[in-house]
RNA sequence: ACGGAAGGCCGGAUGGCCGCGGCCCCGCUCGCGGGGUCGAGGAAAGUCCGGACUCCAUGAAGCGACGGUGCCGGGUAACGCCCGGGCAGGGCAACCUGACGGAAAGCGCCACAGAAAGCAGACCGCCACGCCUUCGGGCGCGGCAAGGGUGAAACGGUGGGGUAAGAGCCCACCGCGCCGCUGGCAACAGGGGCGGCAUGGCAAGCCCCACCGGGAGCAAUGCCGAAUAGGGACCGCGCGCUGCCGGGCAACCGGCGGCGGGGCCGCUUCAGCCCCAGCAGGUCCGGGUUGGCAGCUUGAGCCGUGCGGGCAACCGGGCGGCCAGAGGAAUGGUCAUCCAGGGGGCGCAAGCCCCUGGACAGAAUCCGGCUUACAGGCCUUCCGUGCAC
Repeated sequence: ACGGAAGGCCGGAUGGCCGCGGCCCCGCUCGCGGGGUCGAGGAAAGUCCGGACUCCAUGAAGCGACGGUGCCGGGUAACGCCCGGGCAGGGCAACCUGACGGAAAGCGCCACAGAAAGCAGACCGCCACGCCUUCGGGCGCGGCAAGGGUGAAACGGUGGGGUAAGAGCCCACCGCGCCGCUGGCAACAGGGGCGGCAUGGCAAGCCCCACCGGGAGCAAUGCCGAAUAGGGACCGCGCGCUGCCGGGCAACCGGCGGCGGGGCCGCUUCAGCCCCAGCAGGUCCGGGUUGGCAGCUUGAGCCGUGCGGGCAACCGGGCGGCCAGAGGAAUGGUCAUCCAGGGGGCGCAAGCCCCUGGACAGAAUCCGGCUUACAGGCCUUCCGUGCAC
């Protein structure tokens, strides 16, 4: 100097005038006026995860269904996130990626090509013997799976020995299986011994295993006001027995309780509650309310700085500073100057003049993440190549 990798920051500033919303203060004719202060994001986006909060399912427990995560250790309120580590893959490397538990629990799939794709198989071939021969070879029978071909993948790989030719048939190393040792919390790594030389892939196919998970959501929910039709239809086992009290001439009626039956749960157990005929509960149709107030923003907060622990994520503490709550939806418009980038002209240069132009994008209950978008500019660290000293 060039190319690359990882991380971080900015993405406008100042002033004047006019115009908005919240909060506080003052005045006021209660209509309003004045002053002060604050007022969109790193993603506010996607709605993909996790929560806080609110309501519902009657509460607790167990089981089931459904869904999610998936190496190890740690962080966190929690997570599918973050940090550190391991293994595998890509890359010369810095680094990046991983849907990373299980294939002897079971089922299923592996098209086409190929002889053959689960326990397979002989297309081309190699060899021994026999027969024939135009001496090139052909046929029969037997042995072989080492060589070639097909394919994503061919039932271990390389080398040697051995054989008629071959084959883990034998040997060395690798690989694989079993046993054990060392290091590490662990995932895992390294070494040793023995061994028959044997046992494909896919689980982002179903599945098995471990762990986690109730459902809806601020249009949650609560209050006030107003209005309507205290609406209609259907289903609904049993409609019973009994104790006490009251009324009654009696039959019987009413209230409280017990038994029995039913219901509030996907199933079961326990507890609690409701109903027993105008039922609890369930299904369907239809009507009214489109008003106002709250929820509404001080937090698992954010920023700066110091100290302690930790490799780190992060945790704890001190000091200082900061904080939008609209309600069809505020934070804007304009003028001037400056700043960053780009283009052109003048100039040795410094610089001057003119033109253009500033990305993605807008809070709506609030946080922690992930993912996606982003003109232009800046900073730090690391890797590679070239050159110079």

Description
This is a predicted structure of a 389-nucleotide RNA (Bacterial RNase P class A) from Roseobacter sp. FCG-D35. The sequence is in RNAcentral, with records from ENA. Taxonomically the source falls in Roseobacter (Bacteria, Alphaproteobacteria, Rhodobacterales, Roseobacteraceae). The coordinates come from a structure-prediction model, not an experiment, and the mean pLDDT is 76.